Predicted 3D model of RNase P RNA and transfer RNA as a complex of 409 nucleotides.
RNA sequence: UGAGUAGGUUGGGCAGUUGCGUAGAUUUUUAAUCUAUGAGGAAAGUCCGAGCAUCAUACAGCAGGGUAACGGCUAACGGCCGCCGAGGGUGACCUUAGGGAAAGUGCAUAGAAAAUUACCGCCACUUUUUAAGUGGUAAGGGUGGAAAGGCGAGGUAAGAGCUCACCGGCGUUACAGAGAUGUAACGGCCGAGCAAACCCUACCCGAUGCAACAUCGACAGAAGUUGUCAGCUGGGCAUAUACUUCGACAGAUGGCUAAAGGCACAUAGCAAUAUGUGUCGCAGAUAGAUAAUUGCCUUAAACGACAGAACUCGGCUUACAGACCUACUCAUUUU
RNA sequence: GCGGGUGUAGUUCAAUGGCAGAACACUAGCUUCCCAAGCUAGAUACGUGGGUUCGAUUCCCAUCACCCGCUCCA
Numbered sequence: 001u002g003a004g005u006a007g008g009u010u011g012g013g014c015a016g017u018u019g020c021g022u023a024g025a026u027u028u029u030u031a032a033u034c035u036a037u038g039a040g041g042a043a044a045g046u047c048c049g050a051g052c053a054u055c056a057u058a059c060a061g062c063a064g065g066g067u068a069a070c071g072g073c074u075a076a077c078g079g080c081c082g083c084c085g086a087g088g089g090u091g092a093c094c095u096u097a098g099g100g101a102a103a104g105u106g107c108a109u110a111g112a113a114a115a116u117u118a119c120c121g122c123c124a125c126u127u128u129u130u131a132a133g134u135g136g137u138a139a140g141g142g143u144g145g146a147a148a149g150g151c152g153a154g155g156u157a158a159g160a161g162c163u164c165a166c167c168g169g170c171g172u173u174a175c176a177g178a179g180a181u182g183u184a185a186c187g188g189c190c191g192a193g194c195a196a197a198c199c200c201u202a203c204c205c206g207a208u209g210c211a212a213c214a215u216c217g218a219c220a221g222a223a224g225u226u227g228u229c230a231g232c233u234g235g236g237c238a239u240a241u242a243c244u245u246c247g248a249c250a251g252a253u254g255g256c257u258a259a260a261g262g263c264a265c266a267u268a269g270c271a272a273u274a275u276g277u278g279u280c281g282c283a284g285a286u287a288g289a290u291a292a293u294u295g296c297c298u299u300a301a302a303c304g305a306c307a308g309a310a311c312u313c314g315g316c317u318u319a320c321a322g323a324c325c326u327a328c329u330c331a332u333u334u335u
Numbered sequence: 336g337c338g339g340g341u342g343u344a345g346u347u348c349a350a351u352g353g354c355a356g357a358a359c360a361c362u363a364g365c366u367u368c369c370c371a372a373g374c375u376a377g378a379u380a381c382g383u384g385g386g387u388u389c390g391a392u393u394c395c396c397a398u399c400a401c402c403c404g405c406u407c408c409a
Stems, first nucleotide, its partner, number of pairs: 001331010012297007020038008040306001044317002047315005052209004064205005070082004084098001085096004099200002104198002106194002119141002121137007149167002152164003168190002170187007213254004217249001221246004226238004261280008336405007345359004353389001361377005382398005
C1' cells in the first nucleotide's frame, strides 16, 4: 500500500418562538399561568423465556408440544460464555437441531441385490458337452445419491481381513482432563444412509393473557323482602315517592411504571456473570402527546437511514443513509 | 396491544417426501353464412430466502403479504 476477519460506538449539539401530553404549584374557578419532564437501538417481528393476574388448593396421570455433545452463567430460557467433536478457509476466523439406525416399522425410480443379495463375469464339478445344471466367489463390469472398510502385497481352483503393512472406524486397557474428549498400546472386531419420517431414550412444559384482573356507578328497564289478617295456598293492607339486587356506557378509577433498573469505579473470573461502593430520577397516553420553525456551533456533509412506547423485563431475529474506534490475518514493497 | 390462521395457473380448489392436476376463463384450429354451444390441441403456477434429505409444494428456520377473533353477562 492492497485485500480481508472479528468486535464495538454513534445515529449531531446549544438557544429562541409557536403548539401538544403528563406531573406539581398558584390563581381564580374548571379554565388559565408558572415550573419540571416527554421514544429507540431496534420502541418492529411477536420467535423463545420470565414476572404479574385470573381460572378449583393449580396437584397427579393420559394426550399433545418442546429441547438434545460437555462445563458454567442466569429469576428463567430453545439465550449467553467457555470448551470438545465435525465441516469450510493459506490465515485472522467462520458454520454446526451435535442423543439412539445392534428395539421395531417405512423409504420412489434404476439395479440381480438397498441387507443373509449372484444379472454379466471368474473358478470347480456333473451331465444328454460349442450347451445346460449344481456349488464356490464381491477381485472386475453394469445400476444408483449410497453396494458390504480403503489401498498395496502375499495367498488361492477362482476369490475373499483369509493373512500382513499403512490409513479409517469400533471396542478394551493405561495416562491426561472438571467433563465432552484427546494420546498411546492391544484386539481383524469391520454391523450402509435417512429420526427437521413414524418411533425409542433422557429432561422440560397446567390453561389463558393487562382487551388479564380488581373496585365503583349515571340512564332506560326488570326483579325482590318482612309483618299482619289466618295454620297452608291464593289474595288484601302496611313497610314503600324507601331499600336491596340485576342491568350497563367501546363508562370511570386502579393495575401503570422504583424495576431480576441505568451509569461510574473497585474486586473475583479467560469470559458470560457475580459482589461491593457511589451516583441518577429516566414517557405513561387511552383514538392515543412527543411536532413545526428560526439562528448559531461542530462537521467532509448534518434536510437526509431504519423507524413511533401502549403492563414490565431477559434474549433472539429482522431493517438501517452516513461517520468513527479497537484488535488481528494474508500478500507485496522498503528498512 | 394480545392470540390464531392462510399463501399453488387469470379465478376457485386438489395433490402420502418421488413426473404439480381438475373446473371455469384465455389462445389457436375444426364445425357454422356469422355468433353461441360443442369437439380437438396449446400456454399459464407451488409468496420470498436459507437448511435437512439422494430428492422438498410437502419437513424445519427466518421473512413478506393477507385474513379472522378478543370488555362483561347470557
Rfam match: Bacterial RNase P class A. The family's RNA type in Rfam is ribozyme. From the family's description: Ribonuclease P (RNase P) is a ubiquitous endoribonuclease, found in archaea, bacteria and eukarya as well as chloroplasts and mitochondria. The prediction has a mean pLDDT of 76.